This is a predicted structure of a 346-nucleotide part of an RNA (large-subunit ribosomal RNA, domain IV) from a Planctomycetota bacterium. It was read from a public genome assembly. Lineage of the source: Bacteria > Pseudomonadati > Planctomycetota. The coordinates come from a structure-prediction model, not an experiment, and the mean pLDDT is 88.
Context: one part of a larger RNA
RNA sequence: CGGUCCUUAAGGAACUAGGCAAAUUUACCCCGUAACUCCGGGAGAAGGGGUCCCUACUGCAUGUAGCAAUACAAGCAGAGGGCGCAGAGAAACGGCAGCGGCGACUGUUUAUCAAAAACACAGGUCUCUGCAAACUCGCAAGAGGACGUAUAGAGACUGACGCCUGCUCGGUGCGGGAAUGUUAAGGAAGGCGGUCAAGGGGUUCGCCCCUGAAGCUGGCGACCGAAGCACCCGUAAACGGCGGCCCUAACUAUGAGGGUCCUAAGGUAGCGAAAUUCCUUGUCGGGUAAGUUCCGACGCGCAUGAAUGGCGAAACGACUGCUGCACUGUCUCGAGGACCGACUCG
Repeated sequence: CGGUCCUUAAGGAACUAGGCAAAUUUACCCCGUAACUCCGGGAGAAGGGGUCCCUACUGCAUGUAGCAAUACAAGCAGAGGGCGCAGAGAAACGGCAGCGGCGACUGUUUAUCAAAAACACAGGUCUCUGCAAACUCGCAAGAGGACGUAUAGAGACUGACGCCUGCUCGGUGCGGGAAUGUUAAGGAAGGCGGUCAAGGGGUUCGCCCCUGAAGCUGGCGACCGAAGCACCCGUAAACGGCGGCCCUAACUAUGAGGGUCCUAAGGUAGCGAAAUUCCUUGUCGGGUAAGUUCCGACGCGCAUGAAUGGCGAAACGACUGCUGCACUGUCUCGAGGACCGACUCG
C1' cells in the first nucleotide's frame, strides 16, 4: 500500500450524478392502524407494549383415572418474588412514510456490459377461412392446421378495469362493379418483300436484264382477344390526414362575431412547458435560508390528442423523479484494531 472485516467523540447526508455503500429495522404475542379503493385490498400500514428465572399462589380450558369429590399430565392467563448493563441476552431475521411518471397485475428478455416504461398477458377490434378450409412447410408425394369445423382456425393492431374513441375515402391499400377506353400470347382478312419453274430481251456463251405462277420463306397487318390499369361505388380499431390571412364589443385588452383564400377534411372530448415545450431556469402558487429538479396550476401545444388508442385509476414493481422521519464513518476528518496479501529479512 491492497483485500476482507470490526469499532469510533461531537455532528448526522454537510458526501454524491444519486444515501452508492453501510447503518437502522428484524422473531413471536398483545394493543392499535390513515388517505384511497375495483370493497378483495391498502395492512406486517404507521405507531406502541411484552418476552428470562422461581413459587407449596389464583383462574381457565383439554386429556387420563375415578360414580363423584379429587388426583395427575402437558398448557394458557394472571399474581407475588429474584438476578443481570442487557431476558427473541448468540445466530437466522422487514427500515418506514408522503407526492409524481410509466407499465394494470403474476410472468418474459439481450447465456457473457441493458430486467426496463421493452416483450408477453387476460380483455377489445378488424380481416380472412364452409372444410380436400384459410394459412404454413415441401419440387412432389405428403404433413401441420385438426382426428378440430365459424363459441373453430389463421393474420393484424390494441393491451386488465372505468369513461370514451370525433371529422376526413382527395392520395395509397383493400373490397365490389362492369358499360366504355387501353391491353398480352394467340387467331386473322389483306398487303409488301426474298427465292424461283417458265416466258421475253441481250450476250464476250461465263452469263446479264425485265416480267414472274406454285411452293417454301421474311417483315407488316385491319379485326377478334382475359385479367390488370383507367373509370364508378364502398371502406379509417385499413396506411394515413385533421389550414391561412384580415377586421371586429362605449378605457385598454381580448375577440362571441364578420370577411376572404385554400382543402378530402380542417383536431371534437380529453390532456397539456408533458418520457412530447425550441424560445425556457416560461409565468403564478407550494415546498427550501437558498430549488435549471419536484408538486399544483395557467395555455400563443416550436411540434398533444383519441385501439400508431385518449384520459383516469385501487393493487402490484430489484423500474424512474422529488420530499420527509429514523439511521448511520457517505461526509466534516480522520483515528484505532483483526486477519490475509504485498514488501523487507531469512